[in-house]
RNA sequence: GAUGUAGCUUAGCUUGGUAAAGUGCUUGGUUCGGGACCAAGAGACCGCGGGUUCAAAUCCCGCCAUC
Numbered sequence: 001g002a003u004g005u006a007g008c009u010u011a012g013c014u015u016g017g018u019a020a021a022g023u024g025c026u027u028g029g030u031u032c033g034g035g036a037c038c039a040a041g042a043g044a045c046c047g048c049g050g051g052u053u054c055a056a057a058u059c060c061c062g063c064c065a066u067c
Base pairs, nucleotide, nucleotide: 001067002066003065004064007023008022009021010020017054025041026040027039028038029037047063048062049061050060051059
């Protein structure tokens, strides 16, 4: 100095407003069965603590971890 967000890999941060995608997982369809394909669904409140604000993943401060 950079990074930390679903199991994994990443987006979202700049322009605060009820967190997204791929893959994986679950269920159903298709198939003799599996795979592939199609449909539906569950899953993170954002490294930890504090501050500002009506409202913080996002802004500010400290700390921790990795490079």
Predicted 3D model of a 67-nucleotide RNA (transfer RNA) from Ileibacterium valens. Lineage of the source: Bacteria > Bacillati > Bacillota > Erysipelotrichales > Ileibacterium. It matches the Rfam family "tRNA". The family's RNA type in Rfam is transfer RNA. About the family: Transfer RNA (tRNA) molecules are approximately 80 nucleotides in length. The coordinates come from a structure-prediction model, not an experiment, and the mean pLDDT is 83.